[in-house]
Parts: sequence; structure tokens; C1' cells
RNA sequence: CCUCGUCUCACGGGGGGCCCAUUCCGGGCUGAGAGGUGGCGCCGCCACCGACCCGUCGAACCUGAUCCGGGUUAUGCCGGCGGAGGGAAUGAGCAUGCGAUAUCGC
Repeated sequence: CCUCGUCUCACGGGGGGCCCAUUCCGGGCUGAGAGGUGGCGCCGCCACCGACCCGUCGAACCUGAUCCGGGUUAUGCCGGCGGAGGGAAUGAGCAUGCGAUAUCGC
């Protein structure tokens, strides 16, 4: 000096399953994450917000898939599929102390 990682901020992308019970409240499984509110053309979709994860060094996530094998009360629960195809094309910031309204100065 450069790069990577951690952390912070900004921008962007993504997912919301299964089982039990129920009038309601709820409980259990895996996981980083299984949701809170509202709306609608109404049992499906959309929006906002929060947490979490991912951003091309891309398995975050989607398609294949009402897939295949295993396992479970059940479920993408595990593995295959996957050297398949898509997918957001990222940016900035050294640390600490003091003074100063933030900038800034030492």
C1' cells in the first nucleotide's frame, strides 16, 4: 500500500412450512428466520413494518416439483436432483480521547 473477514450505515433481493387442540388463548417439529398489522376482487392474493438471511467469490431464494430415495404424527425433515437453469450486478466507513451543536480541529 492492497485484498479478505468482522462491525456500522445506505441501497437492493428473498422466504413464512408441518402437526395437535380449540369458542378464544395456545402447544409441538426443523431452521438464521415459520410474523405482527391492515386491505381486497376472499381461503387465496396484496401492502406496510419488524427480525433473519443473501447481494455475482451469488444453494439467500425460485423453477424442475403434485419429482426420486429415506425417515416422521406430519412437513423441503434428511439426501438426491445440483459441475441443471434462473436469481439482487452493491457503495462507503481505521481506532480512541479531548474541544466544538452536526460538519470540523487537535